[in-house]
Context: one part of a larger RNA
RNA sequence: UUGGGCGUAAAGCGUUUGUAGGUCACUUUUCAAGUCUGCCAUCAAAUCCCAGGGCUCAACCUUGGACAGGCAGUGGAAACUACCAAGCUAGAGUAUGGUAGGGGCAGAGGGAAUUUUCGGUGGAGCGGUGAAAUGCGUAGAGAUCAUAAAGAACACCAACGGUGAAAGCACUCUAUUGGAAUGACACUAACACUGAGAGACAAAAGCUGGGGGAACAAAUGGGAUUAGAUACCCUCGUAGUCCUAGUCGUAAACGAUGGAUACUAGGCACUGUGCAUAUCAACCUGUGUAGUGCUGUAGCUAAUGCAUUAAGUAUCCCGCUUGGGGAGUACGUUUGCAAGAAUGAAACUC
Repeated sequence: UUGGGCGUAAAGCGUUUGUAGGUCACUUUUCAAGUCUGCCAUCAAAUCCCAGGGCUCAACCUUGGACAGGCAGUGGAAACUACCAAGCUAGAGUAUGGUAGGGGCAGAGGGAAUUUUCGGUGGAGCGGUGAAAUGCGUAGAGAUCAUAAAGAACACCAACGGUGAAAGCACUCUAUUGGAAUGACACUAACACUGAGAGACAAAAGCUGGGGGAACAAAUGGGAUUAGAUACCCUCGUAGUCCUAGUCGUAAACGAUGGAUACUAGGCACUGUGCAUAUCAACCUGUGUAGUGCUGUAGCUAAUGCAUUAAGUAUCCCGCUUGGGGAGUACGUUUGCAAGAAUGAAACUC
């Protein structure tokens, strides 16, 4: 390369934008590069094949013919692909109406709880556990009332719900801003899909500088448990968690399921939106569209299960896989402040 595959057996890049490349609607025309076809030249001899001949036969030798998918040349065809030109509107997009939303970013405000401060009342325990102890407390704790401060997180609503490319996003208000679905008509006229490299974003933890520090809490100290206990339990508690400016670039980054398009029974429910019906109005009912779920037929599957949100039937493009261990290791390279990350073997062994 060919063939088989990628939810769970090895295997879908964490997500997205997009370059090269690959692939690509409908109608008519041009052309003849690909494609199909006729003729012709060549493709040494030997060999192979066919028809003869010679060794008594055969093997063997020999004569003639045929064959040769390649590479050219020269005519022709025009369906398909490419090219040329013109058009079309179902793909794609623009404009427009109202709509839903924890989408992003910035600013302002709020209450509950917690801890601490200060003051009052009060007077012996509190706390914690399986049981205890360490710990706190007559220098007045815990409890309770009032005051002040701080930081972090936003109960109920809340949902099988919404939204975002993913990571993610939820107290309230304001400013600004991205995207989406839907409706009716206008406009552009294939402008599309995918996407090697490349760019951007990317939880938590970690790192650097500066702030902040209520609560929680790696590390560490102490108390228990235990044969031991570098743990589970308890009491303290530092980094960190928070903000700001950078960095890192990884996760069971999961739907363990790449993206796009088309087709293929239903039933039930929810969300957004349109139409009809109904009505004072909101519901209700029927129906279209986009999404989110449950259930299930055909089909698929090793089974489990998937099943119009496919793991079904097909096409296009990308990524990845080829026994376990060694090993995501070594070496080299790129990158990073570092921690590391990315790329990524072999010997050997079963």